RNA sequence: UAGAGUUUGAUCCUGGCUCAGAAUGAACGCUGGCGGCGUGCUUAACACAUGCAAGUCGAACGGUAACAGCAGAGCUUGCUCUGGCUGACGAGUGGCGCACGGGUGAGUAAUAGAUAGAUAAUGUACCCCUUAGUCUGGGAUAGCCACUGGAAACGGUGAUUAAUACUGGAUACGCCUUUUUAGCGUAAGCUAAUUUGGGAAAGGUCUUUCGCUAAGGGAUCAGUCUAUCUCCCAUCAGUUAGUUGGUAAGGUAAAGGCUUACCAAGGCUAUGACGGGUAGCUGGUCUUAGAGGAUGAUCAGCCACACUGGAACUGAGACACGGUCCAGACUCCUACGGGAGGCAGCAGUGGGGAAUAUUGCACAAUGGGGGAAACCCUGAUGCAGCAACGCCGCGUGGAGGAUGACGCAUUUCGGUGUGUAAACUCCUUUUAUUAGGGAAGAAAUUUGACGGUACCUAAUGAAUAAGCACCGGCUAACUCCGUGCCAGCAGCCGCGGUAAUACGGAGGGUGCAAGCGUUACUCGGAAUUACUGGGCGUAAAGGACGCGUAGGCGGUUUGAUAAGUUAGAUGUGAAAUCCUAUGGCUUAACCAUAGAACUGCAUCUAAAACUGCCAAACUAGAGUGAGGGAGAGGUCAGUGGAAUUAGUGGUGUAGGGGUAAAAUCCGUAGAGAUCACUAGGAAUACUCAUAGCGAAGGCGACUGACUGGAACUUUACUGACGCUGAGGCGUGAAAGCGUGGGGAGCAAACAGGAUUAGAUACCCUGGUAGUCCACGCCCUAAACGAUGUACACUAGUUAUUGUGGUGCAAGUCACUGCAGUAAUGCAGCUAACGCAUUAAGUGUACCGCCUGGGGAGUACGGUCGCAAGAUUAAAACUCAAAGGAAUUGACGGGGGCCCGCACAAGCGGUGGAGCAUGUGGUUUAAUUCGAUGCAACGCGAAGAACCUUACCUACCCUUGACAUCUUCAGAACUUGUCAGAGAUGACUUGGUGCCUUCGGGAAUUGAGUGACAGGUGCUGCAUGGCUGUCGUCAGCUCGUGUCGUGAGAUGUUGGGUUAAGUCCCGUAACGAGCGCAACCCUUGUCCCUAGUUGCCAGCACAUCAUGGUGGGAACUCUAGGGAGACUGCCGGUGACAAACCGGAGGAAGGUGGGGAUGACGUCAAGUCAUCAUGGCCCUUAUGGGUAGGGCUACACACGUGCUACAAUGGCCGGUACAGAGGGUUGCCAACCCGCGAGGGGGAGCUAAUCUCACAAAGCCGGUCGUAGUCCGGAUCGGGGUCUGCAACUCGACUCCGUGAAGUCGGAAUCGCUAGUAAUCGCGAAUCAGAAUGUCGCGGUGAAUACGUUCCCGGGCCUUGUACACACCGCCCGUCACACCAUGGGAGUGGGUUGCAAAAGAAGUGGGUUGUCUAACCUUCGGGAGGACGCUCACCACUUUGUGAUUCAUGACUGGGGUGAAGUCGUAACAAGGUAACCA
Repeated sequence: UAGAGUUUGAUCCUGGCUCAGAAUGAACGCUGGCGGCGUGCUUAACACAUGCAAGUCGAACGGUAACAGCAGAGCUUGCUCUGGCUGACGAGUGGCGCACGGGUGAGUAAUAGAUAGAUAAUGUACCCCUUAGUCUGGGAUAGCCACUGGAAACGGUGAUUAAUACUGGAUACGCCUUUUUAGCGUAAGCUAAUUUGGGAAAGGUCUUUCGCUAAGGGAUCAGUCUAUCUCCCAUCAGUUAGUUGGUAAGGUAAAGGCUUACCAAGGCUAUGACGGGUAGCUGGUCUUAGAGGAUGAUCAGCCACACUGGAACUGAGACACGGUCCAGACUCCUACGGGAGGCAGCAGUGGGGAAUAUUGCACAAUGGGGGAAACCCUGAUGCAGCAACGCCGCGUGGAGGAUGACGCAUUUCGGUGUGUAAACUCCUUUUAUUAGGGAAGAAAUUUGACGGUACCUAAUGAAUAAGCACCGGCUAACUCCGUGCCAGCAGCCGCGGUAAUACGGAGGGUGCAAGCGUUACUCGGAAUUACUGGGCGUAAAGGACGCGUAGGCGGUUUGAUAAGUUAGAUGUGAAAUCCUAUGGCUUAACCAUAGAACUGCAUCUAAAACUGCCAAACUAGAGUGAGGGAGAGGUCAGUGGAAUUAGUGGUGUAGGGGUAAAAUCCGUAGAGAUCACUAGGAAUACUCAUAGCGAAGGCGACUGACUGGAACUUUACUGACGCUGAGGCGUGAAAGCGUGGGGAGCAAACAGGAUUAGAUACCCUGGUAGUCCACGCCCUAAACGAUGUACACUAGUUAUUGUGGUGCAAGUCACUGCAGUAAUGCAGCUAACGCAUUAAGUGUACCGCCUGGGGAGUACGGUCGCAAGAUUAAAACUCAAAGGAAUUGACGGGGGCCCGCACAAGCGGUGGAGCAUGUGGUUUAAUUCGAUGCAACGCGAAGAACCUUACCUACCCUUGACAUCUUCAGAACUUGUCAGAGAUGACUUGGUGCCUUCGGGAAUUGAGUGACAGGUGCUGCAUGGCUGUCGUCAGCUCGUGUCGUGAGAUGUUGGGUUAAGUCCCGUAACGAGCGCAACCCUUGUCCCUAGUUGCCAGCACAUCAUGGUGGGAACUCUAGGGAGACUGCCGGUGACAAACCGGAGGAAGGUGGGGAUGACGUCAAGUCAUCAUGGCCCUUAUGGGUAGGGCUACACACGUGCUACAAUGGCCGGUACAGAGGGUUGCCAACCCGCGAGGGGGAGCUAAUCUCACAAAGCCGGUCGUAGUCCGGAUCGGGGUCUGCAACUCGACUCCGUGAAGUCGGAAUCGCUAGUAAUCGCGAAUCAGAAUGUCGCGGUGAAUACGUUCCCGGGCCUUGUACACACCGCCCGUCACACCAUGGGAGUGGGUUGCAAAAGAAGUGGGUUGUCUAACCUUCGGGAGGACGCUCACCACUUUGUGAUUCAUGACUGGGGUGAAGUCGUAACAAGGUAACCA
């Protein structure tokens, strides 16, 4: 020392991305009251107008241009002239300064900076101290004057002049130099003597004095040297000729290759030379818990630079920001001849840029220069101005005030919020404003820019003063409206497709506040480069393996040392900053003083444990020797048998071969088969093993030769000889390459045959490289134990290999040791899986490697290779993940167990025909709407001619057909006529009601106003309710406990059993709930009760006959209640269970049959058109009314049915037996009429009474005789019946006639397991009428089930998974299109730079009689010295050639990335349908 979001259905881990914090020389947006203190070109070291930024000294000098004074003169009396006389002073000579101060950071990776040292290798103006001096001469020169050139800048000639300017001589022990000696020192050298030669000065003022010269010392400042430290790249690995050293000389203030000559051949480098890129360094600053990381504004120290490049001069000091010369670029002036300039000083301008201020005041303070001083100068500095740029402080009011006002927002319409907020009452005056006073800053007599500032006092009056961002989570803060994947938001996750707390607005809220947000950048969080403080079996990560160099690390004992180490002391670590304390501004920021600290470096002293070094020893590490064994260890040579193939010969005949099935192929020219022989190559069955050997790769017949290693036993020898190992060297499967052999089998490529939509594959037939040998390359693998090597320690058990020991009863024995190889398992570790003495445990040593996914193990460059390629190895760009382990599901052309009319076994259908009906499609003004795999399609619809009706056309209505309220009027209602398609309209008849407290009220009608009605309009993806489906499948869960870091698991799994999670047993589980079962209804047997409308045995009566009648209550039946069935009993099986099998009894037997009953959930399943309902939409219409039409269309396709195709049948005649229902707007009898539908008729019945109502198949008899028929009945013509206002579109039925398709139905497909299928009829709902549909009812009444391999669906367990929207999943690659970055590329254009040359300004140095020349010397000729010129050397700019490197660009081209709905396939994930993967 704080964390959070984000990978998943969920979990743990790994891992990246993102956020919350602090900071800034900031910028931008919105806003803006005051003050204090700070800060302010980070970009173009881009270019600069204008002004200022370095002068001063008259006490160095000659002087007097300007000003003032004084004196004098002239006079016009306030002017002119004269005089350096005075104050002063332009220009000039001279001195000092200009090398400081100020600016900037281009260059610089060491000629730099920091720290510590060295200088015995040095200099130092001004300043301080000490010592000694300051004597005597000389010649010039600027200025001024005259003349003169030039546009100017700037000069030229002549004359004249001064000095503290220049200069000769003298003097000087100390200084320099030459010689010698002595002492000290390792030495360079130092000290003291000696000797030779040489070397100085300036004067000014006058009052103190200030200067000058020489020498020494100090101080200050500077030069040089050494050590250590100071960014990135090794895709920069070799570099260097003055280079490294020496000798000599030169040069410098000074050591030195600093320079030159000669000699030698060195120097640096993996502890990173050389090269490239970037960069001023530091104190510090920001951040951080710290360690670190980032940074180097302001302040301070050092360095470098001053338009660019080069050079020197002067000087104490410069190679000089406001100096000089030269070259270059640029700008300006010009009379075109020539000149001038350098803001990275302060202001300021342009430009660049997101962006950074006034052409201010003052020398009052602090400091600097000059001067003796006064003083002058000072854009250093002190102040002011501008800027919320930062930090700090203050304010924008305080108290009271509830009908909780208005407004606004919201609302469930009640209210709620804004909100004591406002208004209103009282109070205060910080700030701002006005007025008055008014500093310190000034050490002391002068002097205050700031400044009438700070501060103090008074006055007026709440008066002058609040915004910004945010409100989905992270992250404090929520509602309404608008919008509708649009507009937009977004830091990450992500919001937006009609109910958005995420967009925009509003109300409200939250946070901060004169600021608030955004952007950029730094550190933090990030233990996400891990020193503190990470990892590498599977997440990224152990090198393919060994040997070994450097390096790192290293056993036991003793002694010595003191490099590391430890302690102390001293010096240093500038100041400022940070921290602590105290103090000063009203406080704070800020400032001051003191302390601490600066974790560092150096020197000295001490200690001696540990490490190191040295010395001596030891034997436990390591090695050597000896012994007998084990082994597919390696190399070479030889030998063998089995098999395949080929060849030859024999026998023999028609096939063989191959596959899921085939074909290509071989074979009558004789295959295959079989026998014999021959040839050749490759591989070595069995033994063979969780056996062995080897470093790894790898090694397998036998024999021999040579040879490596390990283990065991033994202890003799050596004496730490060891471990690891960057580079290096060697070995290194397969494939591949080269040369030469060899080639039986196998077999890339290739060919053919299949398969397929295709099949460049999988399968088959062939077949070449290759596989084999020798030699040489290649050097990679999922080279794996995905686990580096070595050593030590830490429970066991079992098996096995090798080799020892011990024991006995001597074996096929037991025990025990060492070394291997395996299995299991504790502690411990691990994210988990797992590992676990063969560690992934606990430690030590060393090496290798990792740091999100993709791009990419790719590009470029280097190295290696014959090539293929290997190795080393990025970036742009892009994503918010990629990943590991485990969990629950789902899925699998995975496995096991089980069930179901699931298959099979059967019976009957559908699919073919005609018709009915529904749907699609088409058509239409409309063919209303919905339902669409199973689970839509005879479905909503239990019944469309009108109505229904929702659709279309036409005509009408607008508070409406319907509801409530309101105003007014009227009873309501009703008859008829006319117009019209009708709605409707016009006219007309009858009629005045009920209650009453007399006010009116109820009901109802009409008219009017507006609230509203109305909507089968949209959204079933906003919903409720209801329903379908998996599925009547046996499942779905919970509490507590336990296990697991967790998701979760356990229970619910297992062994049995069941129809069943049914039950039993076992069991870290024990219990419980919803489901199952049971309870309910019905049916099957019996009993009890009851007995009409039902029944009729016995008795009686009557009839042609009939429960018709009396009667009966037995039976049937009816409808109430009971009984009964429970694996209860027996036998067997089973585990002594549950249960199963068989049996008895029983009407019924193992849930007896049937029904109702549908767990948690799934399908955004269906329904807004049953109903209800949110939201949206329409309102003279999307509402309402009427008429007609449509829903009934018809090239077609599908579903569901009916009738058939016939003889188990059709037709005709006769005859028998049900059940369950319906009926008063109804069912309708008898009887009569009609061929019939039906009509007439009217009894009975509100139904166990009457009626619909004859059941039909069946049975008996007849006929038909296999034919499109005496089958089949469609279609059509004609005549009728019924319902209804009305049968045209568009009803049903009947009669006569007509007599289509169809002769049992392709692929495919449906139902059914017993009173079932099949077949036969009957009834009902709906309904005026209109069933082949639907729902019920009974009659007749089968066949089959071996069984669970397969198809479909389901359940449980298990397994794999890259799926979780869950396989209708996921997902790969090419191609096409758009965009982006990038590689190659004939080249092209820039920058930097190496080498070789050319070139050579200015300057310095050397040389030099070409010219000139004041001081000194002179023999007067000249000399010394100097200047100019010329020349040589060095050298900047520049030029050429040739390389290197880097940037930009380039037709074309390569791959890569990204992009809701493109193309082709389906490679991977399941056994992914050929297991996958590596080279």
Record summary
The prediction has a mean pLDDT of 84. The RNA shown here (small-subunit ribosomal RNA) has 1479 nucleotides and comes from an uncultured bacterium. It matches the Rfam family "Bacterial small subunit ribosomal RNA". RNAcentral holds the sequence, with entries from ENA.